[in-house]
Molecule: SAM riboswitch aptamer (S box leader)
Organism: uncultured Selenomonas sp.
RNA sequence: CUCAUCCAGAGCAGUGGAGGGAAUGGCCCAAUGAAGCUGCGGCAACCAUCACCGGUGGUGAAACGGUGCCAAUUCCUUUAGAUCAUCAGAUCUAGAAGAUGAG
Numbered sequence: 001c002u003c004a005u006c007c008a009g010a011g012c013a014g015u016g017g018a019g020g021g022a023a024u025g026g027c028c029c030a031a032u033g034a035a036g037c038u039g040c041g042g043c044a045a046c047c048a049u050c051a052c053c054g055g056u057g058g059u060g061a062a063a064c065g066g067u068g069c070c071a072a073u074u075c076c077u078u079u080a081g082a083u084c085a086u087c088a089g090a091u092c093u094a095g096a097a098g099a100u101g102a103g
Stems, first nucleotide, its partner, number of pairs: 001103006011040005019029003023078001025076002041070003046066002049061005074097001079094006
């Protein structure tokens, strides 16, 4: 840089000792112990594997391997458009940014 997905799912213990949820504005989590690290457990099914088919692909199975993940929809939001609303604002769609995988 390209492509796919992101309203589902799944946490305990030890260590550590004040931050964390990417950024903005919010709103949350946290001394009843944050981040990080370790162990064990779990979730999911991207790659890989297997089976079938109308075969550069599709569907399904399984969960040994390579990743990933286990508060809140990517926690909400940001930009544009549409609709509604007296205002504040609300809803929807598309995007931006981000995360993960594959190349």